[in-house]
Molecule: transfer RNA
Organism: Candidatus Altarchaeota archaeon
Formats: sequence, C1' cells, structure tokens
RNA sequence: GCCCCGAUGGCUCAGCUGGUAGAGCGCUGCCUUGGUAAGGCAGAAGUCGCGAGUUCGAAUCUCGCUCGGGGCU
Repeated sequence: GCCCCGAUGGCUCAGCUGGUAGAGCGCUGCCUUGGUAAGGCAGAAGUCGCGAGUUCGAAUCUCGCUCGGGGCU
C1' cells in the first nucleotide's frame, strides 16, 4: 500500500431483501424472607464509530474517514 470482517444501553451481542431500536447479564425501586441468596414485577440507560449522499423514510444502501482484528505484498 491492497483486500476482508467488525464498531448498536455499563458489559456481551441480536436486529442487515430500508418502515417505532431489542435480548441476556449488570444497575435502581418494589414484592417475597426473621435476615440474605434465589425468584417475581416495574424502571432508568443507546446522536446505532464520525461526516456526507440516495430516499417520503437509513442501524440497514452508496462514498470518504477513524479505531480494532485478520490476510496479502
């Protein structure tokens, strides 16, 4: 230098033939208990890496860039 994959709540990841952003764990409150743990219910938390483009509408498609991983020379 070229090619491929990845970047989404605090963490690990789903969601990709465009149409309201989700799960598990964690966190907070409540219930339950003599008290914990476990269990149950509810809740908070995300400019979907950044910028631009296409579109009525973009996490999703296109282009550029940044970061991480892998391969080639």